[in-house]
Predicted 3D model of a 350-nucleotide part of an RNA (small-subunit ribosomal RNA, central domain) from an uncultured prokaryote. Rfam family: Bacterial small subunit ribosomal RNA. Rfam links the family to the GO terms structural constituent of ribosome and ribosome.
Context: one part of a larger RNA
RNA sequence: CUGGGCGUAAAGGGUGCGUAGGCGGCACGGUCAGUCGGAUGUGAAAGCCCAGGGCUUAACCUGGGAAUUGCAUUCGAUACUGCCGAGCUAGAGUAUGUUAGAGGAAUGUGGAAUUUCCUGUGUAGCGGUGAAAUGCGUAGAUAUAGGAAGGAACACCAGUGGCGAAGGCGACACCCUGGACCAAUACUGACGCUGAGGUGCGAAAGCGUGGGGAGCUAACAGGAUUAGAUACCCUGGUAGUCCACGCCGUAAACGAUGUCAACUAGCCGUUGGGGGUAUUAAAACCUUUAGUGGCGCAGCUAACGCGAUAAGUUGACCGCCUGGGGAGUACGGCCGCAAGGUUAAAACUC
Numbered sequence: 001c002u003g004g005g006c007g008u009a010a011a012g013g014g015u016g017c018g019u020a021g022g023c024g025g026c027a028c029g030g031u032c033a034g035u036c037g038g039a040u041g042u043g044a045a046a047g048c049c050c051a052g053g054g055c056u057u058a059a060c061c062u063g064g065g066a067a068u069u070g071c072a073u074u075c076g077a078u079a080c081u082g083c084c085g086a087g088c089u090a091g092a093g094u095a096u097g098u099u100a101g102a103g104g105a106a107u108g109u110g111g112a113a114u115u116u117c118c119u120g121u122g123u124a125g126c127g128g129u130g131a132a133a134u135g136c137g138u139a140g141a142u143a144u145a146g147g148a149a150g151g152a153a154c155a156c157c158a159g160u161g162g163c164g165a166a167g168g169c170g171a172c173a174c175c176c177u178g179g180a181c182c183a184a185u186a187c188u189g190a191c192g193c194u195g196a197g198g199u200g201c202g203a204a205a206g207c208g209u210g211g212g213g214a215g216c217u218a219a220c221a222g223g224a225u226u227a228g229a230u231a232c233c234c235u236g237g238u239a240g241u242c243c244a245c246g247c248c249g250u251a252a253a254c255g256a257u258g259u260c261a262a263c264u265a266g267c268c269g270u271u272g273g274g275g276g277u278a279u280u281a282a283a284a285c286c287u288u289u290a291g292u293g294g295c296g297c298a299g300c301u302a303a304c305g306c307g308a309u310a311a312g313u314u315g316a317c318c319g320c321c322u323g324g325g326g327a328g329u330a331c332g333g334c335c336g337c338a339a340g341g342u343u344a345a346a347a348c349u350c
Stems, first nucleotide, its partner, number of pairs: 004321003007304002012318001014201004021194003025088002028085004033081002035077008049065002052062003091191001092188004096183002099180001103177002107173003110154001115149007125136002162169002206247006215241002220236004258317006266295012299306002323350003332343004
């Protein structure tokens, strides 16, 4: 390079935006660069191949042809691709009008509960477990009633429900703000798809500075269990969990399934729109569109299964894989305060 692959066997980048590059709708005209054809020149000889000749044959030698798939010049062809010009509206987008939503950010407010404190009632236990003990309690606990403080999370609603590119998002109110769907027109006129590098975002844990600290709780201490018990169980409990700002940049970051587009039987739910039937209205039914689920034909698959939300049939572009271990390690580079991340081997061995 050619090839085969990437749901579960090795393999889809965590996820967007986007540079270069690659690819790109319909129709007309031009050009003829790519593409195709002819001619000319050149493409040394030997060798290889073809059919002759010479050594008694062969090897060998020798005259000829073919080949030399190339390059250059020139003359043509014009379907496709490119380039140029002028157009179109089916892709893409803009405007107008609605709709739904835990989409984001900030500020404020609320109730239930846990804990602590104060006060009242009240008296000997409480708590915890398989059973116990550590622990708390006559300095009055647990329980119960009232009050106060503080922090964190928002029961029911709640739903293979919704929103978001992903991570993720759930009390209520207001302010600011992103995106999507739908319907009917109008407008722009290919403005598009993908995307090496690059850049933004990115759960939890962790780190830095300053706050905060109710509950939970790594570490730690004690009590049990046990042969032991650096655990599982219990009593405590610090970082942390929370807030602000800054870093980290990883996850079974999963649909273990890259993005975009087209095409390919049906049936049943559900969410948001639109239209229609009949109706007072609601509900119902039919239809259409965008999601989100369950089955299933063809087809695919090693099987499991997937099956219009494809893992079917195709196209465009990117990423990645190539036996197990060594190893996602060493060394070097880059990044980071560190922890470490990223890029990424070899010897050896089976």